[in-house]
Context: one part of a larger RNA
RNA sequence: GGAUUAACGCUGGCGGCGUGCAUGAGACAUGCAAGUCGAACGGACGAUCGAGGCUUGCUUCGAUCGUUAGUGGCGGACGGCUGAGUAACGCGUAGGUGACCUGCCCCGAAGUGGGGAAUAACUGCCCGAAAGGGUGGCUAAUACCGCAUGUGGUGGUGCGUGCAUUCGCACCAGUAAAGCCGCAAGGCGCUUCGGGAGGGGCCUGCGUCCGAUUAGCUCGUUGGUGGGGUAACGGCUCACCAAGGCGACGAUCGGUAGGUGGUCUGAGAGGACGAUCACCCAGACUGGGACUGAGACACGGCCCAGACUCCUACGGGAGGCAGCAGUCGGGAAUUUUGCGCAAUGGGCGAAAGCCUGACGCAGCAACGCCGCGUGAGGGAUGAAGGCCUUCGGGUUGUAAACCUCUUUUGUCAGGGAAGAUAAUGACGGUACCUGGCGAAUAAGCCACGGCUAACUACGUGCCAGCAGCCGCGGUAAUACGUAGGUGGCAAGCGUUGUCC
Numbered sequence: 001g002g003a004u005u006a007a008c009g010c011u012g013g014c015g016g017c018g019u020g021c022a023u024g025a026g027a028c029a030u031g032c033a034a035g036u037c038g039a040a041c042g043g044a045c046g047a048u049c050g051a052g053g054c055u056u057g058c059u060u061c062g063a064u065c066g067u068u069a070g071u072g073g074c075g076g077a078c079g080g081c082u083g084a085g086u087a088a089c090g091c092g093u094a095g096g097u098g099a100c101c102u103g104c105c106c107c108g109a110a111g112u113g114g115g116g117a118a119u120a121a122c123u124g125c126c127c128g129a130a131a132g133g134g135u136g137g138c139u140a141a142u143a144c145c146g147c148a149u150g151u152g153g154u155g156g157u158g159c160g161u162g163c164a165u166u167c168g169c170a171c172c173a174g175u176a177a178a179g180c181c182g183c184a185a186g187g188c189g190c191u192u193c194g195g196g197a198g199g200g201g202c203c204u205g206c207g208u209c210c211g212a213u214u215a216g217c218u219c220g221u222u223g224g225u226g227g228g229g230u231a232a233c234g235g236c237u238c239a240c241c242a243a244g245g246c247g248a249c250g251a252u253c254g255g256u257a258g259g260u261g262g263u264c265u266g267a268g269a270g271g272a273c274g275a276u277c278a279c280c281c282a283g284a285c286u287g288g289g290a291c292u293g294a295g296a297c298a299c300g301g302c303c304c305a306g307a308c309u310c311c312u313a314c315g316g317g318a319g320g321c322a323g324c325a326g327u328c329g330g331g332a333a334u335u336u337u338g339c340g341c342a343a344u345g346g347g348c349g350a351a352a353g354c355c356u357g358a359c360g361c362a363g364c365a366a367c368g369c370c371g372c373g374u375g376a377g378g379g380a381u382g383a384a385g386g387c388c389u390u391c392g393g394g395u396u397g398u399a400a401a402c403c404u405c406u407u408u409u410g411u412c413a414g415g416g417a418a419g420a421u422a423a424u425g426a427c428g429g430u431a432c433c434u435g436g437c438g439a440a441u442a443a444g445c446c447a448c449g450g451c452u453a454a455c456u457a458c459g460u461g462c463c464a465g466c467a468g469c470c471g472c473g474g475u476a477a478u479a480c481g482u483a484g485g486u487g488g489c490a491a492g493c494g495u496u497g498u499c500c
Stems, first nucleotide, its partner, number of pairs: 001500004006496005013372006019365002021330001026328003030325003035074003040071002043068012081283003090208008100200003105196008113147001115145002122137006152175001154173007179188003209255003216246003221243008258280004262273004285306005308319004336362001338361003344358001345356004375405004385396004410437006419427001444489005449470003455484005465472002
């Protein structure tokens, strides 16, 4: 000098765009943050209409419309947050998978026949303070289970082929489905298989901080055979067998740390860092576990244990903000319990639409960057005042007053968007435009001994104090304090911390 997720002191007019718990991965009141589908299903409730019974305002049946607890489907594995752990195939890069998976989507081939038994809701009874639970009865489905068919796919056998667990052919075995809407046409689905796209799993080469005042480490350890397990290879797991494997090219141990694209600095080489944004990883009160599922060992799912908080009728229950706001605490320090789904994107749905603290906006904060303003021109007798003075004067200083002008900004009034494609705009009567008013509403901070740009007076008297280094102060201090003046930067200016 540059930079900063900054903080502190003094000061503070506006706008645009960004950014905003770096510390206790501390604890959390309250609200919201993941639902949706009635065109999968049976009910219940409500409204309207029609028919019947009549006791004339009730009841039975049917149709249509609406709402929906439950069964069922898809989604809750995305999106959002955090950086604790991790020195590792975690990440980066380049490859491999002849060792693998893939819901929704796209392309292609074939099929969608015929049956069955349940169960929630509902209803009767019972237990419980509650959370909730038990039992009897009834019922539906795109829920569940057989049967048929078998294009295919899977397994086996044979033949051919081949490096091969490959490919082709034949035979045998076993293997699938679901309907809904529509007058219809048709549409949306369902099942099996092949291919694709996108997404993932696993493996490998190379790279990836400090310490040798850490030198030896290892028994599922290293390899083999076989069984199990997985989508898949593998000591992944187990039994047996062998005795290996790693290490000064730094094993092991200890410390520190999420990694990267990048960011800052620097002429570069390099050094430091890894906020915001993007990609990957890891975590979700702490530890462990599996279930469901195409996908999880699952932030707002389940089970167990633990700590903590809450409710309780003391028997037993409930909870998890490292989502958005917000509270307490910690800290030098970091915001509103805002508006909206209008846009973009996501989930569900045939659609209308519903949900969406993702997101779009607004609020707060000079926290940062950028831009603008606080007026412009004229104006000397160089007014007054201040300060200095050799008392002549000098300086503040064209500075002010005063004259002329302008209106960015401000305020008042009128108009008023784009963002949306026909409709739909939170922002927002915002931005912007026009007119009126009036210099009006708007300047500070630091420094002035040298480094370093800018000097005098008074006070103080090694005191009070200053200070980045050198050093100032003990009676004329350009170095302390105040004032005048001057210099620098400017809605900021200084200080401190950190990096180059």
A computed fold for a 500-nucleotide part of an RNA from a Chloroflexota bacterium, annotated as small-subunit ribosomal RNA, 5' domain. Model confidence (mean pLDDT): 87 of 100. It was read from a public genome assembly.